[in-house]
Formats: sequence, structure tokens, C1' cells
RNA sequence: UAUUUCUAAAGGCAAACUUCCUGAAAGGGUAGGACGCAAAGCAAUGGGCCUAAGAAUGCAGAGAAUCCGCAUUUAUGGUCGCCAGGCUGCCAAU
Repeated sequence: UAUUUCUAAAGGCAAACUUCCUGAAAGGGUAGGACGCAAAGCAAUGGGCCUAAGAAUGCAGAGAAUCCGCAUUUAUGGUCGCCAGGCUGCCAAU
């Protein structure tokens, strides 16, 4: 420097659930907690998935403008612990 199927040691991360904070929600943060993880480190580029504030359309109601309720669609909101690709990296082995 490159590669890595399994295994060991040190150290690391932390699902569900609970607390508080944040957010329209999904989700995120915090403390606890461990299901798991060799990239469960970084980053939303592509696909998937989640949400639907706003917007559009339809229907119903009230109505002068317009307002309000429901349904559907929609990411510009999320998810890297869904997958692919990108960047970086500890120990060990070769």
C1' cells in the first nucleotide's frame, strides 16, 4: 500500500420501550435501556419506504368576496439500523 470468508482481544455504536425537548406529521435530539451491528462511521446521489404542513382536484355545508369540513394526489419534509453507489476508518490476518 492492497485485499479480507470465518474467529479472538481492546475499544466503539445502540433497536424496541421509557423520560424530557423539538416538529403539522413522519422524524430528530437528550437521558436511561440493549435487539442487534465490522462500517449501525460520514453524506439523502438513485431506487424503495414513511409523513402530507403547504398546494392541486373532487364532494358536502355556510356564504357577497370567501370560509370551513372530508377524501384523493403531491416532498420542497424525513429515513444511511431498507438497498445500491460515493467518501473515510480501528484491531487482526494475508